[in-house]
RNA sequence: GCCGACGUAGCUCAAUCGGCGGAGCAUCCGCCUUGUAAGCGGAGGGUUGUGGGUUCGAUUCCCACCGUCGGCUCCA
Numbered sequence: 001g002c003c004g005a006c007g008u009a010g011c012u013c014a015a016u017c018g019g020c021g022g023a024g025c026a027u028c029c030g031c032c033u034u035g036u037a038a039g040c041g042g043a044g045g046g047u048u049g050u051g052g053g054u055u056c057g058a059u060u061c062c063c064a065c066c067g068u069c070g071g072c073u074c075c076a
Base pairs, nucleotide, nucleotide: 001072002071003070004069005068006067007066010025011024012023013022019056027043028042029041030040031039049065050064051063052062053061
């Protein structure tokens, strides 16, 4: 340099044909317990990598860029 996959909550991951962004764990609060852990209930937490385009409407489609991972090429 080229090709492919990926980027969504603190972490690991979903989101169907383009139609109201979610779960588990973690954090916080409460219940339970003599107390702790476990268990149960609840709450908070999002520029869907960045910038454009298409669309009534984009996590989803298109383009460029950035980043991560893997592969390939580079003796004139």
Model confidence (mean pLDDT): 80 of 100. The RNA shown here (transfer RNA) has 76 nucleotides and comes from an Anaerolineae bacterium. The sequence was found in a public genome assembly. Its Rfam family is "tRNA".